[in-house]
Molecule: Bacterial RNase P class A
Organism: marine eukaryotic metagenome
RNA sequence: GUGGGCCGGGUAGUCGCUCCGAUAGGGUUUGUUCUUUAUCGGAGAGGAAAGUCCGAGCUCCUCCGGGCAGGAUGCUGGGUAACACCCAGGCGGAGUAAUCCGACGGAAAGCGCCACAGAAACAAACCGCCUAAUACUUAGGCAAGGGUGAAAUCGGGAGGUAAGAGCUCCCGGCAUAACGUGGAAACACGAAUGCGGGCAAGCCCCAUCCGGAGCAAGGCUAAAUAGGAGGAAUGGCGCCCGGCUUAUCCUCCGGGUUGGCCGCACGAGACCCCGGGUAACUUGGGUCCUAGAGGGAUGACUACCGCCAAGACAAUCUAGUCUUUGGUACAGAACUCGGCUUAUAAGCCCAC
Numbered sequence: 001g002u003g004g005g006c007c008g009g010g011u012a013g014u015c016g017c018u019c020c021g022a023u024a025g026g027g028u029u030u031g032u033u034c035u036u037u038a039u040c041g042g043a044g045a046g047g048a049a050a051g052u053c054c055g056a057g058c059u060c061c062u063c064c065g066g067g068c069a070g071g072a073u074g075c076u077g078g079g080u081a082a083c084a085c086c087c088a089g090g091c092g093g094a095g096u097a098a099u100c101c102g103a104c105g106g107a108a109a110g111c112g113c114c115a116c117a118g119a120a121a122c123a124a125a126c127c128g129c130c131u132a133a134u135a136c137u138u139a140g141g142c143a144a145g146g147g148u149g150a151a152a153u154c155g156g157g158a159g160g161u162a163a164g165a166g167c168u169c170c171c172g173g174c175a176u177a178a179c180g181u182g183g184a185a186a187c188a189c190g191a192a193u194g195c196g197g198g199c200a201a202g203c204c205c206c207a208u209c210c211g212g213a214g215c216a217a218g219g220c221u222a223a224a225u226a227g228g229a230g231g232a233a234u235g236g237c238g239c240c241c242g243g244c245u246u247a248u249c250c251u252c253c254g255g256g257u258u259g260g261c262c263g264c265a266c267g268a269g270a271c272c273c274c275g276g277g278u279a280a281c282u283u284g285g286g287u288c289c290u291a292g293a294g295g296g297a298u299g300a301c302u303a304c305c306g307c308c309a310a311g312a313c314a315a316u317c318u319a320g321u322c323u324u325u326g327g328u329a330c331a332g333a334a335c336u337c338g339g340c341u342u343a344u345a346a347g348c349c350c351a352c
Stems, first nucleotide, its partner, number of pairs: 001352006009305007017044011046330001050341002053339005058214004063243006070210005075089005090104001091102004105205002110203002112199003126146002128142006154172006173195004179190004218262004227253006235245002269288005275282002306328003309324005
């Protein structure tokens, strides 16, 4: 320096808060239904709880089939409930390296863009070189030299030529449908052919996947004499078609409610071990139960200690002693889980 893991101050005392279970009592109730009090026992924020960027579980929307649109992903193989995540490999790039990053399908289907500068950016001659005649210009040839630019007939050398040019050859570079070898594959190497580019995170083409909305989902209950009038012919999927279905929508007037309970935590759960696998992960076995608030609980005070910093003393046998109204990170669950991204004082361990 790089990669990974652990931890996220500790102990004691006093007072306080929330939930679960048991027991006993008060109110309430058809009912341990709901609520409240006391005693005892037990439990009580995170590695990111953050971001809301992905994927799901779960709930509801009568729905089924076909087509279109729209969206997402994009090397190969594996893992996983799934994923845009993780693992291994390939290719490209950064780094001295350990490692890290990914704008990673297709430019040989079509369209489009590359400002300015420059002769010219799907094509061409500004300066220039050569040839001929001639007299200051004309005609023809060239793209090797110079200039412009992010990018200009692949780069260097030799031959050849009037002067040149992949025109020919040698050595390199790039691309490649079909060929050979290796590999499960992406690909790599070889041969052969070709040599005016880049952009698809421009439209597009190809492959795969996708109904919508979301715990403020949704359900039960209390309350109200709670509905009435008018209009539309549709509503049920983003659109179209077919099937099935008669429930739906808008406006006005009016009544009750903002209450209580559930959802609400036993989970694709955590940890350990044998085996399989390069790994991610996983068959099997064993142990454990680890918040559930509802304007939102887990806190306040006191003392001592730990770690860090500064200063002073001591010192090479000890890595210490003292002082400081010094500091001790990022930061709070709200249905749950798997990821990614971001923030992070101090300390410890492993490997390269």